[in-house]
RNA sequence: AUCCGCUUGGCCCAGUGGUAAGGCGUUCGCCUUCGAAGCGAAAGACCGCGAGUUCGAUCCUCGCAGUGGAAA
Numbered sequence: 001a002u003c004c005g006c007u008u009g010g011c012c013c014a015g016u017g018g019u020a021a022g023g024c025g026u027u028c029g030c031c032u033u034c035g036a037a038g039c040g041a042a043a044g045a046c047c048g049c050g051a052g053u054u055c056g057a058u059c060c061u062c063g064c065a066g067u068g069g070a071a072a
Base pairs, nucleotide, nucleotide: 002070003069004068005067006066007065010024011023012022018055026042027041028040029039030038048064049063050062051061052060
C1' cells in the first nucleotide's frame, strides 16, 4: 500500500428505512432454616466518530478510527 468482513447495554448477539428483540450478568421479590437452583419483576444500549441521501437512518452512500482475515 490492495481487497474482504466486523463495530449495537458490563459481556455474547438479533434486527437491515418508521425511535432496538433475546441470553448471560446486575438489582429487587417469591421460594428455603440459610444459601444454591428454580420462578417473577425491574434497571441498563438512541446503535464506533463525522458528513451526505431521505419526511424519517442502527439499516443506504462517502470519509475517518479501531479490529479480524486474504494476497503479496
Predicted 3D model of a 72-nucleotide RNA (transfer RNA) from Sphaeroforma arctica JP610.
It matches the Rfam family "tRNA". By type it is a transfer RNA.
Lineage of the source: Eukaryota > Opisthokonta > Ichthyosporea > Ichthyophonida > Sphaeroforma arctica.
The coordinates come from a structure-prediction model, not an experiment, and the mean pLDDT is 81.